A computed fold for a 109-nucleotide RNA from Terrihalobacillus insolitus, annotated as SAM riboswitch aptamer (S box leader). Model confidence (mean pLDDT): 80 of 100.
[in-house]
RNA sequence: UUCUUAUCAAGAGAGGUUGAGGGACUGACCCUGUGACACCUCGGCAACCGCAUGUUUAAUGUAUGGUGCCAAUUUCAGUGCGAAUGCUUGUGCAUUCCAAAGAUAAGAA
Numbered sequence: 001u002u003c004u005u006a007u008c009a010a011g012a013g014a015g016g017u018u019g020a021g022g023g024a025c026u027g028a029c030c031c032u033g034u035g036a037c038a039c040c041u042c043g044g045c046a047a048c049c050g051c052a053u054g055u056u057u058a059a060u061g062u063a064u065g066g067u068g069c070c071a072a073u074u075u076c077a078g079u080g081c082g083a084a085u086g087c088u089u090g091u092g093c094a095u096u097c098c099a100a101a102g103a104u105a106a107g108a109a
Stems, first nucleotide, its partner, number of pairs: 001109008013042005021031003025078004043070003048066002050062004074101001079099002082097006
């Protein structure tokens, strides 16, 4: 980097360094010199792996270990000869869902 599977409406911030951007991309909308992003320290959240119990399936517990995370639902929308419903009769519009995309974990190549 690619593929597979699972999850994504919950949860969890202080200090320091630095100094202008950041929220993946596009649009919107937000955050930001009352200091963004990033990094460091400490703190915290969370049970994916691990560990323990177990009927070894399920489930429960555990934050010591491997990751992850700590503005806003993944901030909202996007893309689809997709599905359902409603309005309309216009191959139109709206809502919801699914898929896609993205993120994280585990496994594989």

It matches the Rfam family "SAM riboswitch aptamer (S box leader)". About the family: The SAM riboswitch is found upstream of a number of genes which code for proteins involved in methionine or cysteine biosynthesis in Gram-positive bacteria. Rfam links the family to the GO term regulation of gene expression.